Transfer RNA from a Candidatus Pacearchaeota archaeon, 72 nucleotides, folded computationally. Rfam family: tRNA. The family's RNA type in Rfam is transfer RNA. Lineage of the source: Archaea > Nanobdellati > Candidatus Pacearchaeota. The RNAcentral record of the sequence draws on ENA.

C1' cells in the first nucleotide's frame, strides 16, 4: 500500500428486510441452620460511527473507524 473476515447485553455468540435474543454470569425472591445446587422473577442493550436505499434496516449499499489474517 492491495485484499478478506469480524464489530449485536458484563463475557461467548446467534439472529441475513417486518418481535433484538441464548448460554452463562448479575439482581430479587422460594428452598437451607448457612452457604452451594435447584426452582421463579427482571433485559442489563444508542446492534461501533455517519449518510444513503426502503412503507420498513442488526441485516442491502456508500464512507469512516477499530480488531485479526493473508498478499507487497
Nucleotide at each position: 500500500g492491495g485484499g478478506g473476515a469480524c464489530g449485536u447485553a458484563g463475557c461467548u455468540c446467534a439472529g441475513u428486510g417486518g418481535g433484538a435474543g441464548a448460554g452463562c454470569a448479575c439482581a430479587u425472591g422460594a428452598c437451607u441452620g448457612a452457604a452451594g445446587a435447584u426452582c421463579a422473577u427482571g433485559g442489563u442493550g444508542u446492534c461501533c460511527c455517519g449518510g444513503g436505499u426502503u412503507c420498513g434496516a442488526a441485516u442491502c449499499c456508500c464512507g469512516g473507524c477499530g480488531u485479526c489474517c493473508c498478499c507487497a
The coordinates come from a structure-prediction model, not an experiment, and the mean pLDDT is 83.